[in-house]
RNA sequence: ACAACGAAAAGGCAAACCCGGUGAAAGCCGGGGACGCAAAGCCACGGGCCUGAAGGUAUUGCCAAGGUAGCCGGGUUACCGAA
Numbered sequence: 001a002c003a004a005c006g007a008a009a010a011g012g013c014a015a016a017c018c019c020g021g022u023g024a025a026a027g028c029c030g031g032g033g034a035c036g037c038a039a040a041g042c043c044a045c046g047g048g049c050c051u052g053a054a055g056g057u058a059u060u061g062c063c064a065a066g067g068u069a070g071c072c073g074g075g076u077u078a079c080c081g082a083a
Base pairs, nucleotide, nucleotide: 005081006080012037013036017032018031019030020029021028022027035070041076042075043074045073046072047071048068049067050066055063056062057061
């Protein structure tokens, strides 16, 4: 130095829930708040899951082009340095 790994320290992120905004909804954004997280940084590429306004359809249903990266895989970038 690189790869893997995850002890310590510093620093980081922030589930549920509450308030405000936004959206048809799922959800997202801001504030509060911490269940957790070593990529819980970033990217919807594959699978899964959620939603179904508009549109389509074989119409109490089904369909993503809407979401989810804190479901998994994959890609990509990165802090620290004990075993």
About this RNA:
The RNA shown here (c-di-GMP-I riboswitch aptamer) has 83 nucleotides and comes from a Clostridia bacterium. The sequence was found by an Rfam model in a public genome assembly. Its Rfam family is "c-di-GMP-I riboswitch aptamer". From the family's description: GEMM was predicted in a large-scale screen for bacterial structured RNA regulatory elements. Its mean pLDDT, the model's own confidence on a scale to 100, is 87. Of the family's consensus pairs, 95% are formed in the model. Lineage of the source: Bacteria > Bacillati > Bacillota > Clostridia.